[in-house]
Molecule: transfer RNA
Organism: uncultured Bacilli bacterium
């Protein structure tokens, strides 16, 4: 140069066919307690940026960017 995979929250992580983005763990807040543990409840993401199809995008396209590989 040319290909291929990956990008979702602080962390991990799921989303198959386009139809209001699951769950863990951790922060914060409450209950409980004599004051802690433990254990219960509550709280959060316009999906790496930009455009485009589309009634409708995390999901399909193109381009950019940052990771891993592979080929020459």
């Nucleotide at each position: 140069g040319g290909g291929g995979c990956c990008a979702u929250a602080g962390c991990c992580a799921a989303g198959u066919u386009g139809g209001u983005a699951a769950g863990g763990c951790a922060u914060g807040g409450g209950a409980c307690u004599g004051c802690a543990a433990c254990u219960c409840c509550c709280c959060g993401a316009u999906c790496g940026c930009c455009g485009g199809u589309u009634c409708a995008a995390g999901u399909c396209c193109g381009g950019c960017u940052g990771g891993c590989c592979c080929c020459u």